[in-house]
Context: one part of a larger RNA
This record gives sequence, C1' cells and structure tokens, in this order.
RNA sequence: CUGGGCGUAAAGGGCGCGUAGGCGGUCCGUUGCGUCAGGCGUGAAAGCCCCGGGCUCAACCCGGGAACUGCGCUUGAUACGGGCGGGCUAGAAGUCGGCAGAGGAUGGUGGAAUUCCCAGUGUAGAGGUGAAAUUCGUAGAUAUUGGGAAGAACACCGAAGGCGAAGGCAGCCAUCUGGGCCGAUCUUGACGCUGAGGCGCGAAAGCGUGGGGAGCAAACAGGAUUAGAUACCCUGGUAGUCCACGCCGUAAACGAUGUGCGCUAGCCGUCGGGCAGCAUGCUGUUCGGUGGCGCAGCCAACGCGAUAAGCGCACCGCCUGGGGAGUACGGCCGCAAGGUUAAAACUC
Repeated sequence: CUGGGCGUAAAGGGCGCGUAGGCGGUCCGUUGCGUCAGGCGUGAAAGCCCCGGGCUCAACCCGGGAACUGCGCUUGAUACGGGCGGGCUAGAAGUCGGCAGAGGAUGGUGGAAUUCCCAGUGUAGAGGUGAAAUUCGUAGAUAUUGGGAAGAACACCGAAGGCGAAGGCAGCCAUCUGGGCCGAUCUUGACGCUGAGGCGCGAAAGCGUGGGGAGCAAACAGGAUUAGAUACCCUGGUAGUCCACGCCGUAAACGAUGUGCGCUAGCCGUCGGGCAGCAUGCUGUUCGGUGGCGCAGCCAACGCGAUAAGCGCACCGCCUGGGGAGUACGGCCGCAAGGUUAAAACUC
C1' cells in the first nucleotide's frame, strides 16, 4: 500500500461557517467524453512462461509459441455515469399565521446575605477544633437594634426541565438581535450533502493596559498534627476571582460516540406545537425535542438498541505494539507562559 478499524482495547478534529474537491432526486431529448464490443496497426530483441532441439547432464545455448494485461486509428452499441438542452416536485429554500425558551448583546433596577463604618443597648468573653492554639475583645469584642457604604452572587420557583453549533447560559425590566418548532401547502425548482486548506467562535487558568476589590483564596505567614508535615485541620492573607479593551487557544473541550440522509418491534415518562373526541381535564392521534426500559440485530464483554454502538449510502478527521515522546530539531503562531505541526537513535 491492499486491508481492518476508531463508546471503554491505538483511533472522532473542542465547535461552527465555508473554498477547492468528492458525492448527488425525478422525467424526456441530444451528444457519445467515460463505459462496452468488433477490426486494423503498434506493443524491438534478449529475459520471464509453455513446447521442442544442441553440448554425455545441468548451467548455458538454439528454434517456435504464448504473453507483453498497454497505446493509437477505425466501425459500432447507448443501459449506467458525464456534458448540453427542456420539464417536474417527493430533497432544499422561501412566503404567510402562530408558539416555547437561563440563546446572544447593551442599559437599567430589586431583595436576602456578607464584610466594613457610625450610633444605641449590653458585659466578658468571642472565635475555632477531634482536642487546641495562633487570632479578636475592658481602648468594650461576640450578641442585638437603628442608620450608612461597597463589591460579588442571584435562595424559593428549579425539574430525569428549557435554550445554544460547541464552549456555555439562571433575580427582575426594557431595547437590539440569532436560531428552532408547529400549522397553511401559496412561491422558487435540485438551488442539495460533506468539506482538505482557510476564516470565525471557543471553560478555567494565565498575560498586557486601565479600573474595581465585599466574600473567597494559589503564593506566603503563623497555630496545630506528626518521627518529620515544605500537606490534610485552624487563624490570617497577596495575586486572582469582578469590569473594559486586547492577547492566549488549551481541557476527562465527554455521550470518551464526526456530519447529513434513508430504512428497521413495542412500552412508560417528560418539554413545545397541531388535529379530533369527550369535556375545563383527560383520552386518542400527529410533528419536533429530551429521558427510562426493551424485540430483532450488533458487540470481546460491558452494553447499544428509531437520540443505534442495528441495516445502508455520501464526505471529512483519525489509528497501525509499549517506552523514548506529544519530546528533540526545524517551520508557523504568541508579549510571555507556551501552543501547533512532529521525528529518530536506543530499548522491551
């Protein structure tokens, strides 16, 4: 390479948009490029293969054949694929009418709690733990009442719930804005799927500049514990956590399961919509989502099972024994931290 694979054994890209490319519904006509058939030419010799022959055999040599799977020209076929032309509506998109939602952005606003400050009441403790101590407190703490300030996060509702491509998203209100679902079957007429590169988005931590800083809290300090204790526990506490703008681009970025389409028993729950019946709540049915169980089938087993890991098709990514190593070198990116691409010697 041909293969065989990728939930957990090595292997799905963190996610999307999309370029090239690959693949592509239905009917008619046309072309005859691919495709198929016939003919002609060519495909040097030697060699390989088959048959026969010559050296006593063989190696070696000689003769003949086959083959040279190819290419060119030509005649023809037109099912399938392609090109071109025309049509269709089942894919896709649009239009109209509804619906649900922590989807995104900006501005505003609310209460509880916490800490701090001021004042009142009040007095000897408080705090913390397995037990303590560090710590706070007679300069009046803890507790409690009233007032004020600040920052951050939003109890209950809340759910096996919802939304988003993923990361992720939760008090309330307004503005701007993306996507989805259902119904009508009115419009376009294959406009589609995937997607190497590319571009964008991308938790936390981290970085730059400026702001902010209540609580929490790496580092750090102290108190304990202990043989020691650079920990676990306790008292403190700085970056950071928050905001704006700009970087970083990683993750157990997980469903460890790429995207799209079609097909293949059922049962139970739940979210959104439609229809029908009874009727103010159920039942039936249908479309879309999200869960549990389960037939066939699949699987090494575990398990998966219409949300497939079943049966198929299209396209992309990836794997190929362990260590060395996601490392070195080089390239690209980054302010840095580092990221990405990615070996070999050697060794088992």
This is a predicted structure of a 348-nucleotide part of an RNA (small-subunit ribosomal RNA, central domain) from a Rhodospirillaceae bacterium. Rfam family: Bacterial small subunit ribosomal RNA. Lineage of the source: Bacteria > Pseudomonadati > Pseudomonadota > Alphaproteobacteria > Rhodospirillaceae.